[in-house]
RNA sequence: CCCCUGGUAGCUCAGUUGGGUAGAGCGCUUGCCUGAAAAGCAAGAGGUCGUCAGUUCAAGACUGACCUGGGGGA
Repeated sequence: CCCCUGGUAGCUCAGUUGGGUAGAGCGCUUGCCUGAAAAGCAAGAGGUCGUCAGUUCAAGACUGACCUGGGGGA
């Protein structure tokens, strides 16, 4: 220098084929239960989808550049 791949909730990840309401598990908060906890049950909070632009009525998804983790080539 070039190529491939990942970046989405505090953590681990789905969602991308063919653009159309942002999700799951764990964790956290509150309530129930208990003498009190744990477990269990119920409810809730938490996201500028790596950054900046572009396309579109509409972008996590498509296009470009850049940042960053991993792998490969010269």
The prediction has a mean pLDDT of 82. A computed fold for a 74-nucleotide RNA from Coleofasciculus sp. E2-BRE-01, annotated as transfer RNA. Its Rfam family is "tRNA". Rfam classes the family as a transfer RNA. The sequence is in RNAcentral, with records from ENA.